About this RNA: This is a predicted structure of a 106-nucleotide RNA (Glycine riboswitch aptamer) from Firmicutes bacterium HGW-Firmicutes-14. Lineage of the source: Bacteria > Bacillati > Bacillota. Model confidence (mean pLDDT): 76 of 100.

RNA sequence: AUGAUGUCUGUGGGAGAGACCUUUUACCAAAGGCGCCGAAGGAGUAAGGGGGCAGUUAGGCUGAACGAACCUUGAAACUCUCAGGCAAAAGUACCGCAGGCUGACG
Numbered sequence: 001a002u003g004a005u006g007u008c009u010g011u012g013g014g015a016g017a018g019a020c021c022u023u024u025u026a027c028c029a030a031a032g033g034c035g036c037c038g039a040a041g042g043a044g045u046a047a048g049g050g051g052g053c054a055g056u057u058a059g060g061c062u063g064a065a066c067g068a069a070c071c072u073u074g075a076a077a078c079u080c081u082c083a084g085g086c087a088a089a090a091g092u093a094c095c096g097c098a099g100g101c102u103g104a105c106g
Base pairs, nucleotide, nucleotide: 006101007100008099009098010097011096012095013094018034020033021032022031023030035086036085037084041082042080043079044078048073049072050071051070055066056065057064
């Protein structure tokens, strides 16, 4: 010096689902009740990989191959709905742009 990857900030876009009922309140918010959403976060999971007892195969000194169960690793925008959310506002995974940090490869 190139700048993979990850991360942070700013900015633009960004869905879904009751402005539900009762109490309180000017409204918001809060408590209780019923009904819903999935795109903060979180959790679960396939194939495959690793280990592998029982058992099977060949062989008969060792040891090798296969190997349900079991353990481990293993993705999500799939699933769960713990959390969060269900007018507007705010926020949201994800995408674009700009910048900072890191520094794989060369």